[in-house]
Background:
c-di-GMP-I riboswitch aptamer from Desulforudis sp., 84 nucleotides, folded computationally. Its Rfam family is "c-di-GMP-I riboswitch aptamer". About the family: GEMM was predicted in a large-scale screen for bacterial structured RNA regulatory elements. The prediction has a mean pLDDT of 80. The model forms 95% of the base pairs in the Rfam consensus.
RNA sequence: AAUACCGGUAGGCAAACUUCCUGAAAAGGGAGGACGCAAAACCACGGGCCUAAGGAUUUUGUCCAGGGCGGCCGGGUUGCCUUA
Numbered sequence: 001a002a003u004a005c006c007g008g009u010a011g012g013c014a015a016a017c018u019u020c021c022u023g024a025a026a027a028g029g030g031a032g033g034a035c036g037c038a039a040a041a042c043c044a045c046g047g048g049c050c051u052a053a054g055g056a057u058u059u060u061g062u063c064c065a066g067g068g069c070g071g072c073c074g075g076g077u078u079g080c081c082u083u084a
Base pairs, nucleotide, nucleotide: 003084012037013036017032018031019030020029021028022027035071041077042076043075045074046073047072048069049068050067054064055063056062057061
């Protein structure tokens, strides 16, 4: 340095839910709170999923992402600890 297994100690992050703010919505941010995570750190490149203000239309519906999801998966980058 690479690979594989494991996850002790010290720590880290923070689901649902509550509340405030932003947003048309999905969702995101702050505070509380822990379901879990060994990359649940970062990045929308690929797949997948969510929303539809606006636009289109066969109009009480349907379709479209340039909006969103990294705690859906793949991929890329980086970090901590221990054993072989």